This is a predicted structure of a 479-nucleotide part of an RNA (small-subunit ribosomal RNA, 3' major domain) from Nitratireductor aquibiodomus. The source organism's lineage runs through Bacteria, Pseudomonadota, Alphaproteobacteria, Hyphomicrobiales and Nitratireductor. Its mean pLDDT, the model's own confidence on a scale to 100, is 81. The full RNA is in RNAcentral, with records from ENA and SILVA.

Context: one part of a larger RNA
RNA sequence: UGACGGGGGCCCGCACAAGCGGUGGAGCAUGUGGUUUAAUUCGAAGCAACGCGCAGAACCUUACCAGCCCUUGACAUCUCGGUCGCGGUUACCGGAGACGGUAACCUUCAGUUAGGCUGGACCCAUGACAGGUGCUGCAUGGCUGUCGUCAGCUCGUGUCGUGAGAUGUUGGGUUAAGUCCCGCAACGAGCGCAACCCUCGCCCUUAGUUGCCAGCCUUAAGUUGGGCACUCUAAGGGGACUGCCGGUGAUAAGCCGAGAGGAAGGUGGGGAUGACGUCAAGUCCUCAUGGCCCUUACGGGCUGGGCUACACACGUGCUACAAUGGUGGUGACAGUGGGCAGCGAGACGGCAACGUCGAGCUAAUCUCCAAAAGCCAUCUCAGUUCGGAUUGGGGUCUGCAACUCGACCCCAUGAAGUUGGAAUCGCUAGUAAUCGCGGAUCAGCAUGCCGCGGUGAAUACGUUCCCGGGCCUUGUACA
Numbered sequence: 001u002g003a004c005g006g007g008g009g010c011c012c013g014c015a016c017a018a019g020c021g022g023u024g025g026a027g028c029a030u031g032u033g034g035u036u037u038a039a040u041u042c043g044a045a046g047c048a049a050c051g052c053g054c055a056g057a058a059c060c061u062u063a064c065c066a067g068c069c070c071u072u073g074a075c076a077u078c079u080c081g082g083u084c085g086c087g088g089u090u091a092c093c094g095g096a097g098a099c100g101g102u103a104a105c106c107u108u109c110a111g112u113u114a115g116g117c118u119g120g121a122c123c124c125a126u127g128a129c130a131g132g133u134g135c136u137g138c139a140u141g142g143c144u145g146u147c148g149u150c151a152g153c154u155c156g157u158g159u160c161g162u163g164a165g166a167u168g169u170u171g172g173g174u175u176a177a178g179u180c181c182c183g184c185a186a187c188g189a190g191c192g193c194a195a196c197c198c199u200c201g202c203c204c205u206u207a208g209u210u211g212c213c214a215g216c217c218u219u220a221a222g223u224u225g226g227g228c229a230c231u232c233u234a235a236g237g238g239g240a241c242u243g244c245c246g247g248u249g250a251u252a253a254g255c256c257g258a259g260a261g262g263a264a265g266g267u268g269g270g271g272a273u274g275a276c277g278u279c280a281a282g283u284c285c286u287c288a289u290g291g292c293c294c295u296u297a298c299g300g301g302c303u304g305g306g307c308u309a310c311a312c313a314c315g316u317g318c319u320a321c322a323a324u325g326g327u328g329g330u331g332a333c334a335g336u337g338g339g340c341a342g343c344g345a346g347a348c349g350g351c352a353a354c355g356u357c358g359a360g361c362u363a364a365u366c367u368c369c370a371a372a373a374g375c376c377a378u379c380u381c382a383g384u385u386c387g388g389a390u391u392g393g394g395g396u397c398u399g400c401a402a403c404u405c406g407a408c409c410c411c412a413u414g415a416a417g418u419u420g421g422a423a424u425c426g427c428u429a430g431u432a433a434u435c436g437c438g439g440a441u442c443a444g445c446a447u448g449c450c451g452c453g454g455u456g457a458a459u460a461c462g463u464u465c466c467c468g469g470g471c472c473u474u475g476u477a478c479a
Stems, first nucleotide, its partner, number of pairs: 001479002003476003007473007015463002019427005026319008034310002042053002064305007073129001077128002081123004087106008109119003131294002134292003140288002142283003145279001147277001152191006158167003171182003197271004202238007211228003216225001241265001244259001245257004321420001325379006337368003342361002346357004386417001391412007433455007
């Protein structure tokens, strides 16, 4: 100087408390451990691994296993030689396929000194080399997590100290903040904080189609005329600053006020933004890269299998156990987004998944699109008209192909489960809870993820205690 203390002081955070809803019990989904296996590819490991890499494993992916094949190689550059086209389509034979063999057809490169000379392409061969998701994240770059959006981390000069170092950065107030004020052997400065950026909330201006409709005309319908006032769209501005008033404070910074005005008030809400550093944290399987290793294999191709196994254990979720509910009926009101190998209105067929025909739309125009919780009726407390697992049968769709191993529909079946031990998680407001909708990935496949809107609470006395953190101080046999 740090670190640590079941030392002290001050302060903060859904840290506790006050509340609301969960997890832990059940079934299923998913990830992990373990076990099994020819293989169940690999990584991630307290918080900060475990719906994580994977925004989508039937083949492919795929890195794993078995078998069958290739060896200058699936891919790049160069060298010697050969061919002049290369390439594509179709069919046949062997084969699981990769691959090997055969035939037909289409096409018949450019320049040219007319020489395969040059370019280009392909083939064979030679070696240089390619290739490796092989090892090392404790050799690395880059990127990322975490403490933590915590308020800290430092420097120059000066001063003090033999020196390590101190001071500044401590102190008195104050703040979300090393935020600001005052004081002070310090005076200044940098990276952080804040502001500048995006978005939501109010107003104005500009603009008026595909959007809108107050008045006029018109219609089945903002459908047409007309209009751009309103809504909205999207570009630019205004607006909030403790600016004003009162109190308080030290005449300061600031704090208090159901104070005024205002759409908004004390950082207005949300986002982006992550200081010096810590964990030899994570990643050599995104990529890049040192070293080491393989080179007829640890490289490459293919078929099939596996990553989907199942006595069990854990994490994260979904659905429930019901009446604030189930079923039937009714029928309003959203927002974000997506769409041409696409979205598909509408009509018809089918109980349905879906099928057939197919308008319109490269979309403020057409379409996905039905929002759901809501309201009415019924059921009357039961393992039930709760719950839907499991299983049998029949189908639909995608795709070369749904056996291992897809999703969906219909009929039948109708398991556990009656609110969950110890323990444990989230959340302070348009939040929790609850309800549906969209998107990425994607042929197909979502209870996951990322977004969107609808309905819409309770509680916070307080900081003694648990956890984490900041500042000052104290002890130390630790560095």